Predicted 3D model of a 267-nucleotide part of an RNA (large-subunit ribosomal RNA, domain VI) from a metagenome.
[in-house]
Context: one part of a larger RNA
RNA sequence: CGUGGGAAUGUUGAGGGACUCGACCUUAGUACGAGAGGACCGGGUCGAAGCGACCGCUCGUGUACGGGCUAUCCUGCCAAGGGUAUCGCCCGGUAGCGAUGUCGCGCGCAGAUAACCGCUGAAAGCAUCUAAGUGGGAAACUGUUCCCAAGAUGAACAUUCCUGGGUCUUAAGACCCCUGAAGGGCCGUGGGAGACUACCACGUUGAUAGGCGGCAGAUGUAAGGCGUGCAAGCGCUUCAGUCGAGCCGUACUAAUCGCCCGUGCAG
Numbered sequence: 001c002g003u004g005g006g007a008a009u010g011u012u013g014a015g016g017g018a019c020u021c022g023a024c025c026u027u028a029g030u031a032c033g034a035g036a037g038g039a040c041c042g043g044g045u046c047g048a049a050g051c052g053a054c055c056g057c058u059c060g061u062g063u064a065c066g067g068g069c070u071a072u073c074c075u076g077c078c079a080a081g082g083g084u085a086u087c088g089c090c091c092g093g094u095a096g097c098g099a100u101g102u103c104g105c106g107c108g109c110a111g112a113u114a115a116c117c118g119c120u121g122a123a124a125g126c127a128u129c130u131a132a133g134u135g136g137g138a139a140a141c142u143g144u145u146c147c148c149a150a151g152a153u154g155a156a157c158a159u160u161c162c163u164g165g166g167u168c169u170u171a172a173g174a175c176c177c178c179u180g181a182a183g184g185g186c187c188g189u190g191g192g193a194g195a196c197u198a199c200c201a202c203g204u205u206g207a208u209a210g211g212c213g214g215c216a217g218a219u220g221u222a223a224g225g226c227g228u229g230c231a232a233g234c235g236c237u238u239c240a241g242u243c244g245a246g247c248c249g250u251a252c253u254a255a256u257c258g259c260c261c262g263u264g265c266a267g
Stems, first nucleotide, its partner, number of pairs: 001151001005162007015148004020048007032037001050105005058099004065092005070085006108144004116136004163266001164177005178264001183261004187203005208254003211250005217243003224237005
């Protein structure tokens, strides 16, 4: 921009994509075969790779979380801290993200077929699966299952919502007055959404983000004080102190007030 008024919501499905394979056990050492060997059909178990989802478990990351350690500079000094040194090095680790973790999927059935195997059967008194007719037969094809999908320009469908008056006139026309609907956007607070855009939530009739409170969880027992030891240190106060993203709550802060687009019955 189109989809012959505008809009919101929900659908249909033309078309496209996905839909894999193996081993073992059993049937059965049976059928078959002199033996060696060794099945069809059917039943069951396990797995590989792939795909999807998720983070309770395991593992990884987690440079705005906690702790330990070294050198040096600084906060006048002690103590306690801060800066720099690859995040200085190291030990752990919340949320999120992820796989090595967990769960799930492939099935089966139907149809029409390929090579091929048939039935009946003439042309051609025989024969012949084919010429008329008719049956079987694949991981391929079409359905059934899952995903996308009406720019499917063949532009679909359903429900709901919105839409004044007058003059000239008869043209999806022009003009005047009034009006600016339904709905959408701008703007703001944000987001397991995201390159931007888009999408989603919220905007005081409010829990959208921050703050604050509680909880979960992480680290691992802060500082100060007291005691003890020559001291390094240790013990008590103290499962303390500190704490990003998580959960629940709470209007304290910020989402203020507003503005714009979109019209008025349609060939």